[in-house]
The RNA shown here (small-subunit ribosomal RNA) has 1499 nucleotides and comes from an uncultured bacterium. Its Rfam family is "Bacterial small subunit ribosomal RNA". Model confidence (mean pLDDT): 85 of 100.
RNA sequence: AGAGUUUGAUCCUGGCUCAGAUUGAACGCUGGCGGCAUGCCUUACACAUGCAAGUCGAACGGUAACGCGGGGCAACCUGGCGACGAGUGGCGAACGGGUGAGUAAUGUAUCGGAACGUGCCCAGUUGUGGGGGAUAACUGCUCGAAAGAGCAGCUAAUACCGCAUACGACCUGAGGGUGAAAGCGGGGGAUCGCAAGACCUCGCGCAAUUGGAGCGGCCGAUAUCAGAUUAGGUAGUUGGUGGGGUAAAGGCCUACCAAGCCGACGAUCUGUAGCUGGUCUGAGAGGACGACCAGCCACACUGGGACUGAGACACGGCCCAGACUCCUACGGGAGGCAGCAGUGGGGAAUUUUGGACAAUGGACGCAAGUCUGAUCCAGCCAUGCCGCGUGCGGGAAGAAGGCCUUCGGGUUGUAAACCGCUUUUGUCAGGGAAGAAACGGCUUUCUCUAAUACAGAGGGCUAAUGACGGUACCUGAAGAAUAAGCACCGGCUAACUACGUGCCAGCAGCCGCGGUAAUACGUAGGGUGCAAGCGUUAAUCGGAAUUACUGGGCGUAAAGCGUGCGCAGGCGGUUAUGCAAGACAGAUGUGAAAUCCCCGGGCUCAACCUGGGAACUGCAUUUGUGACUGCAUGGCUAGAGUACGGCAGAGGGGGAUGGAAUUCCGCGUGUAGCAGUGAAAUGCGUAGAUAUGCGGAGGAACACCGAUGGCGAAGGCAAUCCCCUGGGCCUGUACUGACGCUCAUGCACGAAAGCGUGGGGAGCAAACAGGAUUAGAUACCCUGGUAGUCCACGCUGUAAACGUUGGGAACUAGGUGUGGGGCCUGUCAUGGGUUCUGCGCCGGCGCUAACGCAUUAAGUUCCCCGCCUGGGGAGUACGGCCGCAAGGCUAAAACUCAAAGGAAUUGACGGGGGCCCGCACAAGCGGCGGAGCAUGCGGAUUAAUUCGAGGCAACGCGAAGAACCUUACCAAGGCUUGACAUACACCGGAAGCUGCCAGAGAUGGUGGUCUCUUUGAUACUGGUGUACAGGUGGUGCAUGGUUGUCGUCAGCUCGUGUCGUGAGAUGUUGGGUUAAGUCCCGCAACGAGCGCAACCCUUGUCCUAUGUUGCCAGCACGUUAUGGUGGGGACUCAUGGGAGACUGCCGGGGUUAACUCGGAGGAAGGUGGGGAUGACGUCAAAUCAUCAUGCCCCUUAUGUCUUGGGCUUCACGCAUGCUACAAUGGCCGGUACAGAGGGAAGCGAUAUCGUGAGGUGGAGCGGAUCCCUUAAAGCCGGUCUCAGUUCGGAUCGAAGUCUGCAACUCGACUUCGUGAAGGUGGAGUCGCUAGUAAUCGCAGAUCAGCAACGCUGCGGUGAAUACGUUCUCGGGCCUUGUACACACCGCCCGUCACGUCAUGAAAGUUGGCAACACCCGAAGCCAGUGGCCCAACCCUUUGGGAGGGAGCUGUCGAAGGUGGGGUUAGCGAUUGGGGUGAAGUCGUAACAAGGUAACCGUA
Repeated sequence: AGAGUUUGAUCCUGGCUCAGAUUGAACGCUGGCGGCAUGCCUUACACAUGCAAGUCGAACGGUAACGCGGGGCAACCUGGCGACGAGUGGCGAACGGGUGAGUAAUGUAUCGGAACGUGCCCAGUUGUGGGGGAUAACUGCUCGAAAGAGCAGCUAAUACCGCAUACGACCUGAGGGUGAAAGCGGGGGAUCGCAAGACCUCGCGCAAUUGGAGCGGCCGAUAUCAGAUUAGGUAGUUGGUGGGGUAAAGGCCUACCAAGCCGACGAUCUGUAGCUGGUCUGAGAGGACGACCAGCCACACUGGGACUGAGACACGGCCCAGACUCCUACGGGAGGCAGCAGUGGGGAAUUUUGGACAAUGGACGCAAGUCUGAUCCAGCCAUGCCGCGUGCGGGAAGAAGGCCUUCGGGUUGUAAACCGCUUUUGUCAGGGAAGAAACGGCUUUCUCUAAUACAGAGGGCUAAUGACGGUACCUGAAGAAUAAGCACCGGCUAACUACGUGCCAGCAGCCGCGGUAAUACGUAGGGUGCAAGCGUUAAUCGGAAUUACUGGGCGUAAAGCGUGCGCAGGCGGUUAUGCAAGACAGAUGUGAAAUCCCCGGGCUCAACCUGGGAACUGCAUUUGUGACUGCAUGGCUAGAGUACGGCAGAGGGGGAUGGAAUUCCGCGUGUAGCAGUGAAAUGCGUAGAUAUGCGGAGGAACACCGAUGGCGAAGGCAAUCCCCUGGGCCUGUACUGACGCUCAUGCACGAAAGCGUGGGGAGCAAACAGGAUUAGAUACCCUGGUAGUCCACGCUGUAAACGUUGGGAACUAGGUGUGGGGCCUGUCAUGGGUUCUGCGCCGGCGCUAACGCAUUAAGUUCCCCGCCUGGGGAGUACGGCCGCAAGGCUAAAACUCAAAGGAAUUGACGGGGGCCCGCACAAGCGGCGGAGCAUGCGGAUUAAUUCGAGGCAACGCGAAGAACCUUACCAAGGCUUGACAUACACCGGAAGCUGCCAGAGAUGGUGGUCUCUUUGAUACUGGUGUACAGGUGGUGCAUGGUUGUCGUCAGCUCGUGUCGUGAGAUGUUGGGUUAAGUCCCGCAACGAGCGCAACCCUUGUCCUAUGUUGCCAGCACGUUAUGGUGGGGACUCAUGGGAGACUGCCGGGGUUAACUCGGAGGAAGGUGGGGAUGACGUCAAAUCAUCAUGCCCCUUAUGUCUUGGGCUUCACGCAUGCUACAAUGGCCGGUACAGAGGGAAGCGAUAUCGUGAGGUGGAGCGGAUCCCUUAAAGCCGGUCUCAGUUCGGAUCGAAGUCUGCAACUCGACUUCGUGAAGGUGGAGUCGCUAGUAAUCGCAGAUCAGCAACGCUGCGGUGAAUACGUUCUCGGGCCUUGUACACACCGCCCGUCACGUCAUGAAAGUUGGCAACACCCGAAGCCAGUGGCCCAACCCUUUGGGAGGGAGCUGUCGAAGGUGGGGUUAGCGAUUGGGGUGAAGUCGUAACAAGGUAACCGUA
């Protein structure tokens, strides 16, 4: 520090997710040791049991228990002593410890303040005299179950109360007045006393008072969460006066008076929350949190209350009410773990009913000491942090085993074994600290003192005191001995293979894996990471600049209010002076300690502990400065405004007037149609329409001018004239003197539609009706037509209200046009220059993701306002405000997705555009589709009808030939190392050839023959066994190879350069041209490659060489008249080699081009004809059944052999063909002319037999020699005469021929007979542009034969037509739109149906909370009263009074009750929409001109 994820790819916006750190954690797996720390986050839920606050006899009366002493014979007595239960009294119990419910301020933090209190402590001053009356304990009696209580009697005090005194203190009318105390202990010389003691002194205490320290109470300022769908709140409320109250200021309380006070700088209300030092994170700024430790606050079962006290409205105190629990004799009582342990419950989850006061601290005490669940320790838990260990060195036969493998090996791996060494930790044994010093004892010095006594302070010596603790630590012994797991391995992200599984099981943080070869699931091997832990989950910060102060945005991604005016607020020209609020600088105080950081120190290190420093970015006080902001005062004129003078304008409101057109009405002319559409129909018209002439009525809108023009804040504004009126611009002068800009809330305006009332209504026209269209058509089209559109008044307040661009100001290149002014110039023209203000276009810098913007900014800056923070849910629900309604404004959440989106790129597509091509259409010729048959396919059938091929590009295709074989299928019968290959071991036999028997055959049985003297070997073969063979079994979606197709279409790319952030572009586009990305020209491109063309074969002309089996002109011979023979190479022909054609030549056009048109010559002319040749790629196209091959499957069978059957079936459908339907023909007779092929298990001549298929026979020929081999159409002659025929030949019958082991299923052919459909074929559709179509025959492969009418070739005869590119199909190039990229067979919307999830409404219903009104009114304070009661003290006439109390009453008052409202939450029949889900239903709204352009508002 970043990464993954939207796309085919790109850039951007934007969300989601990950890597880091952390935790009081929990869960899963695992677990050796030690140190340090932490440990109910949930029910402030309920609690059994034990302990957590006592102490003082040196305050007191005393003596229940224990011990000692004394007395007594003993029982026992005795407070005499040590001590001490209970009691009186003092101090403490308000600390310490727990918890975080409440609390948004009566709190906390920081900084200040004045009107206060203060036990114990410190310092100072003064005093401590003299009396009195009670009361507990105790004794007796009584009540009660208990808790406890009552009555009578006795008694003490440092308990209580007076008197005296009064330095301070308090009150005051300044004269005066008021108010106190307590003693206890130690020691002692003189004096007194019987003694106690007095007395003196010391110590502790007590009273009054002054001050201090520390602590506490009160007040103020600033800061302190969220919600405005909480906007008004408040009656003791705000202030004053008098009074009261408090320790103290104060409405703190009360009476009266005034009407204030708080609030958009957020009052009030609601929700949530203890606050802080700090902790976690972060570079920081921030964000989140507030466990442990420390400070403050609040609370103590819930609510209320006071008492005592220095301090409480009191955790382990009291009273009352309530809930709950316990005891009870039912009358009544007791209790409060949010102290330490512990229990139940809750929960994912949090420890021992431990030890000790040894240390530190606290309470009491003179002290010893007692108490102390504070504390110190120990126990439990890997909960966290830190440290250590689980060995170290050597050791290659790289062992065995595991895993993988290309079978060679690799890896685990120096890892192990084995050898040597060490002993941390653990075990055992022994030793063994520090934490402990005070206090005490002895001694000494000083102080006090009369004192060497007591007491206090300091020094020296010294006994005792340890929970932890069987401690830490040290030493020794034995012995590698006691000790490794967890997660991950597709990318992010370090780490890969095998097997299993087969969209199953499962994984997953995001993207996403899994449908038979899964590095993603599970297991194993291996590896990576961390390590006594490792992962997961939860949570916080970070990354996230994803709330942006640091540090973001708003034209199109989310985002500028529809527009203006304007209060508050924010910001504000220039100059001078003053002030010093902000600001800046210095100083001072404070900012607790701990924490963080730095430097040291202590535990062996570290964690941890500790000393010092720095820091704590803050607040306050004070001093200074005067630039800047501010405030005050005075000037200025450049901002702003006013007056005077001009100018333009659909700016607004009102009134009046006008013409054209539509419609209607009247009259006339006139006759059959009009209107409407893609085409029609509805409609109108013979009752006279449309058309036309004249006249009239009425409403709405204003052609031309008119424009990229003008005006207005926006909406918007258009005939002409008049009246009223707002704003703007220009010029010069004068005046005011910052008067300005923006603007939350507010106010006003605001298209259309809509609403209300009243008018008006020509045209147009939602709704509605009818006609069409359509599968449907509640639409588009047509005919009608009502609201409405118009006017007046009132409402509504929204629009894609858009420049999708808030307003103001300044600055920053230009060019050009146009509206309105001014100035200068002038040869006067319709000119030129310049300036101000508007409206446009182009374009540079700059900006932008790009597109684009660009002085009218989206540039560079300043000021103010509004708005945004992923998509959906949703601009919706609820609430509130507005509205007559429709509805508007404000405005969520649950849930759900990993995207949604912007701009641009390349493709593809379009019922977008342009250009071009092709037998693509058109023009023609002939077919198919109808018939019969053949062949193939589907379907059906079957034991099997083997398999594959499926639009073009499957279907006379694989198959260039299924009777058996082929053959893969079926039935039946056999074989199991096998029909076939290789190798080994053992046993046997020559192998081979050939009979017979059984059988359907395979096969089985049984003979014969042959070689060697024997053994062995080799080849072959039989048997047994082992490796293995075999498979036309699966997967063409695992593959190679081969092939089809677009398409013989003209395209497809690269290098370098350039442009672009980039995908990409350029080149390859453009202008011409071509069959062609063919060529030329131009051009930020220049070149190149694969394709095109050419090179190859063939054909067409000529030349040349050669000349048999080919040829025969000339010469000769011969003949049956046939190159037959001798010869010849001229010709044909054959086989080689060459020539020729290149737009080369001429002319026109064209850019002096490419090229094109015409012509000449030529056998051939513009690639001459044909073939071979098929770019990058597309279709997961075809083929595992040609072959090869991975993986899977079968192995007495899915292999192999055999016989028979099937692939040949047949209600039907399709495809490709053949033959026809006839006279351009059929039949009969005669007659002519090819090319290319084939031939030895072959072709087969002459001859001969048969009507014929064919038979017999066998010359010649492995071929320019012989044979197949008569070519047919054609030509000549004859016949038939338009018929189901002398057309057509299917079908069937009979008889034969040939092949073959065998023609039944199931061959071909021949002859005779039979003689079906069919009379040119609907919609539709196919081929062909010249030696082509059409037509005619011939040959070959396969092959015993044949289904061939197929296929592949060969020649013969031999046309018609093409105007042209509108349309159909396919293709190429450019361009445009796109929401498509699996690419239009795309994408995608809504209803309905079903499942599921969350949510709104809802009659109601059940709770909570805070108030209000009234009722009742506990305890208690206060007030009043007090007939009853009262010792000490005061007065008294001694009776009493004063005073006090119980009781009673009143105000206040908790809980409770009643009531009507508010608010919030749960449930709720039913209901509304929303999200989501597999391949459901209906349509096709959007994306292309999406087939009616789309969208916004409204009805």